The RNA shown here (transfer RNA) has 84 nucleotides and comes from an uncultured Bacilli bacterium. Its Rfam family is "tRNA".

[in-house]
RNA sequence: GCCUCAAUGGUGAAAUUGGUAGACACGAAAGACUCAAAAUCUUUUGAUAGUGAUAUCGUGCCGGUUCGAGUCCGGCUUGAGGCA
Numbered sequence: 001g002c003c004u005c006a007a008u009g010g011u012g013a014a015a016u017u018g019g020u021a022g023a024c025a026c027g028a029a030a031g032a033c034u035c036a037a038a039a040u041c042u043u044u045u046g047a048u049a050g051u052g053a054u055a056u057c058g059u060g061c062c063g064g065u066u067c068g069a070g071u072c073c074g075g076c077u078u079g080a081g082g083c084a
Stems, first nucleotide, its partner, number of pairs: 001083007010026003019067001027045006046057004060076005
């Protein structure tokens, strides 16, 4: 220098003919149980605004296509592997 793959909440991961992002698990918080703990069970758990219902934004970064993009196209960054 060229080629291939990957990047998604606090963590591991899902979502593929483009159509509700975060299922599921872990972790965390609150509660139940207990003398107290552990274990177990219940609820909540992306960000911002709001008392709230809700609204807007959010898939490494910047653009493009599309009614609609994590997904398709271009460029870039970082990491892994390969070729020379």

Model confidence (mean pLDDT): 80 of 100.